[in-house]
Context: one part of a larger RNA
């Protein structure tokens, strides 16, 4: 607050019998607010895994100017695994004492300790005194200028005074060194006092000593693993090498030495001829011994040398057991540097020894800040070092003067670029003119230092063309140097230097003097420690040597290296842009038919590309010379008195010009090239002929009736233009483009820019007094944030220890877990589940303190 009912006996009022309004009272619904319960469901926010789809997105590590690399470690896992401790020294930083400081030996006390005392506070190393090669000798509270602090003055930014550390200069003073040389003096030696453009790691109201830490350097195994070699002392000849001893093994044939032997001849010497004989580093071959070939098998084997066939030898310098004798710069070798125990151009073992290594590999958490170098000089130096440089940290002096990768004004120096070569100096082209000279050839002439003609040189006035070691002449850009108080201006002094000269120089003192003397911008200066880095590389300009070269070597800048992000399809270095973590807007380069965000926009021109049109810096290619392919400029020519072009018709006489020829009538060849009629027709442009004819141009007309011809230039596009798998405007594809040129709008996109928000550093600035904590703190504001070697700061985690204070059989610690949280991150707390006795938090100390990699060790798969 709507609605209804009652009462009107109990109020009112206004109408006047029906009601209205207020008023009281009940009813019941509705809606909002709290809190509670229960239900289900959907929704948002966090966190986690898991599987799908877009979009991005090459594999760490490591050496490198560059790695995704056809560069090299790396099959997984899980434990081990690498700047440490020590001396000694340097710079910081704390702390104790301070001209001292420490005092580790040795003693007292104690518990074998620690601590505390003691040696009139013992020695001793540092400090307090330097020079000097040494004997030895031995140090004034000083001026100026600039300075923080303080303190006065007048009256708000200026005067004056005090003037510490420090800094800059001048003077003193000790030693050395040069130089003098009064005194005394035994004559040899002492050395006052005044010097010096000479020298010290020196004085000049002391600053050191101990101890701790941090960082470096340097000596110890020295961040870790890794050699080829060396050096001592041993142990091996069971394998093999060679001598010596001993002692064993070795089918069958073949051939047929000398010896004997029978017969033959022969005068003899002697000889032939048949047997017998059984010799020999002969010969065929078993066993044995070796090993040629197949380059056979096998080749994580039967084997760390073996199998199969084949092959050599095989009465021997044979083959073999068994003993003995040679031993490592040494053996032994019928010699291969062969063997010496699977190991030989010097064996094995153990020790020096954790040998060294300017080389190779590796070298372990996590955020802030900051952040290189590859250049100078040296070096038996160029794979390493040292020194600048270049960067980091610590501060320390001041803060309105300075200072600058900048302009301006003023000056100065130069000798490149350009430009000259009718200017030097060298180089060079071309005529033209010439008196005198020289030199060649020639006419005339006997000649001629005689004319002449002529070719040069050489004159003279011109002309083409050049110079890193040419230059009159001469920029740009780049370097210097000033734009005020340490100036200016006057005065005095001092000198052995200069001067005719108290002149000058220099330097020392006084006073005086502010318009603070170009713009801009900005807090500046200075010490001391130290790391890394001292292999580059690339792009525009400039430049060198080279035909070049992604080739080598310089200079200025600006970039990669050390750096990501957007475009360039791909991409170290181009273009754009640098970067804390978010959400919003705008942009560069580049795009804008589809891949793949964004116009199949207007608008005007080029282009037709059958081997192969064309499409964006760096760039991923092409020329020289060519096109009547087409579109433009130019420039000179024809044309209505009729041109080009087309069809047509004329192209004629003197004349067969002349010479020349075997011949030459226009037309082999040579000089010459007139006249005439004409519209016009050349002593001829080509074709032909032996030579003529004959066509034909040139020129002249006629029909036609409007443009037309040549040079030459540049856009597109063709031609020049061939290679190795198949193939690349990124690809699809595109043609009044989705190519080329050229305007002009939209409009898409980066971590850029813009304005928010957070975080972190860094600067300023304010709180600071009364309550728990808390300056290592609590507010404001601003500005910054890329990043390898590399520095610095905070910080986590781990093993142990001291100290507090705690959890734990009502379940530590450890494991597990699609579970939850916090922190930027190393990490850290809860929770669930196994499990069964111990473990944690906060402040210190002390470290054998955090691994992916090392052909890293041992295990395991």
């Nucleotide at each position: 607050g709507g609605c209804g009912g009652g009462c009107u006996u109990u109020a009112c009022g206004c109408a006047c019998c029906u009601g209205c309004g207020u008023g009281c009272u009940c009813g019941a619904g509705a809606u909002g607010c709290u809190g509670g319960c229960g239900c289900u469901c959907u929704a948002g926010g966090c966190u986690u895994u898991c599987c799908a789809u877009c979009c991005g997105a090459c594999c760490c590590g490591u050496c490198u100017u560059g790695a995704a690399a056809c560069a090299c470690g790396g099959a997984c896992c899980a434990a081990g695994g690498a700047g440490u401790c020590u001396a000694a020294c340097a710079u910081g930083u704390a702390c104790g004492c301070g001209a001292g400081a420490c005092g580790g030996u040795g003693g007292g006390u104690g518990g074998a300790a620690a601590a505390c005392c003691c040696a009139c506070g013992g020695a001793g190393g540092c400090g307090c005194a330097a020079g000097u090669a040494a004997c030895u000798u031995g140090a004034c509270a000083g001026g100026u200028g600039g300075g923080a602090u303080u303190c006065c003055c007048c009256a708000c930014g200026g005067g004056g005074g005090u003037g510490c550390a420090c800094c800059a200069u001048c003077g003193a003073c000790c030693g050395a060194c040069c130089a003098u040389g009064a005194u005394c003096u035994u004559c040899u030696g002492u050395g006052a006092a005044a010097g010096g453009u000479u020298u010290g790691a020196g004085u000049g109201g002391g600053a050191g000593c101990g101890u701790a830490c941090c960082u470096g350097c340097u000596g110890g195994g020295g961040c870790c693993c890794g050699a080829a070699a060396g050096a001592u002392g041993g142990u091996g000849a069971a394998c093999u090498a060679u001598g010596c001893c001993c002692a064993a093994g070795u089918a069958g044939g073949g051939c047929g030495a000398a010896g004997c032997u029978a017969g033959a001849g022969g005068a003899a010497a002697c000889u032939c001829u048949g047997g017998u004989g059984g010799a020999g580093g002969c010969u065929c071959g078993u066993a044995g011994c070796g090993a040629u070939a197949c380059u056979a098998a096998c080749a994580u084997g039967c084997a760390a040398a073996u199998c199969a066939u084949u092959c050599g030898u095989u009465a021997g310098a044979c083959u073999u057991g068994g003993g003995u004798a040679u031993a490592g710069g040494g053996g032994c070798a019928a010699a291969a540097g062969a063997c010496u125990a699977a190991u030989c151009g010097a064996a094995c073992c153990a020790u020096c020894u954790a040998g060294u290594a300017g080389u190779u590999g590796g070298u372990u958490c996590c955020c802030u800040c900051u952040g290189a170098a590859g250049u100078u000089u040296c070096c038996c130096u160029g794979a390493a070092g040292a020194u600048a440089g270049c960067u980091g940290g610590a501060g320390c002096u001041c803060u309105u003067u300075g200072c600058a990768g900048u302009u301006u004004u003023a000056u100065u120096a130069g000798g490149u670029a350009a430009a000259g070569c009718g200017a030097a100096u060298g180089a060079u082209u071309a005529g033209a003119g010439g008196c005198a000279u020289c030199g060649g050839g020639g006419u005339u002439g006997a000649a001629a230092a005689a004319c002449c003609c002529u070719c040069g040189a050489c004159c003279u006035a011109u002309u083409c063309u050049c110079a890193a070691a040419c230059u009159u002449c001469a920029a740009a850009u780049a370097a210097g140097u000033a734009a005020g108080c340490g100036g200016c201006c006057g005065g005095g002094g001092u000198u052995g230097c200069u001067c005719u000269g108290u002149u000058g120089a220099a330097c020392c003192u006084c006073g005086g003097u502010g318009c603070a003397g170009a713009a801009u911008g900005c807090g500046a200066g200075c010490u001391c420690c130290a790391a890394g880095u001292g292999g580059g590389c690339c792009a525009u300009u400039u430049u060198u040597u080279g035909u070049a070269a992604g080739c080598a070597g310089a200079a200025c800048u600006a970039g990669c290296g050390a750096u990501g992000c957007g475009g360039g399809a791909u991409g170290a270095a181009u273009c754009g842009a640098a970067a804390g973590c978010u959400g919003g807007g705008u942009u560069a380069c580049g795009a804008u038919g589809c891949c793949a965000a964004a116009u199949u926009g207007c608008a005007c021109g080029c282009u037709a590309a059958c081997c192969u049109a064309g499409a964006u810096c760096c760039c991923a290619c092409a020329a020289a010379g060519g096109g009547u392919g087409u579109u433009g400029a130019u420039u000179g020519a024809u044309u209505a008195a009729g041109a080009c072009a087309g069809c047509a018709g004329g192209a004629c006489g003197g004349u067969g010009g002349u010479c020349a020829u075997g011949g030459a009538a226009g037309u082999c060849a040579a000089a010459a090239u007139c006249c005439g009629c004409u519209a016009a027709g050349g002593a001829g442009u080509g074709u032909g002929u032996a030579a003529c004819a004959a066509c034909u141009c040139a020129c002249c007309u006629g029909c036609u009736g409007a443009a037309u011809c040549a040079a030459c230039u540049a856009g597109c596009c063709c031609c020049g233009a061939a290679a190795a798998u198949g193939g690349a405007u990124g690809g699809c594809g595109c043609u009044g483009a989705a190519g080329c040129g050229c305007g002009c709008g939209a409009c898409c996109u980066a971590u850029a820019c813009c304005a928010g928000g957070c975080c972190a550093u860094c600067a300023g600035g304010g709180c600071g007094a009364g309550u728990g904590c808390g300056a290592g703190g609590c507010c404001c504001c601003g500005a910054u944030g890329a990043g390898u070697a590399g520095g610095a700061g905070g910080g986590c985690a781990u093993g142990g220890g001291g100290g507090u204070c705690g959890u734990g059989g009502a379940g530590c610690a450890g494991c597990u877990c699609c579970g939850g949280g916090c922190g930027u991150g190393a990490g850290c707390c809860c929770g669930u589940g196994u499990a069964a006795a111990a473990c944690g938090g906060c402040c210190c100390c002390c470290a054998a303190u955090g691994c992916a990699a090392a052909u890293c060790u041992u295990g395991g798969u």

Description: Predicted 3D model of an 861-nucleotide part of an RNA (large-subunit ribosomal RNA, domain II) from Adiantum capillus-veneris. It matches the Rfam family "Eukaryotic large subunit ribosomal RNA". Rfam links the family to the GO terms ribosome and structural constituent of ribosome. The family is grouped with related families in Rfam's "LSU clan". The literature on the family includes a 2002 paper in BMC Bioinformatics by Cannone et al., "The comparative RNA web (CRW) site: an online database of comparative sequence and structure information for ribosomal, intron, and other RNAs". Its mean pLDDT, the model's own confidence on a scale to 100, is 80. The full RNA is in RNAcentral, with records from Rfam.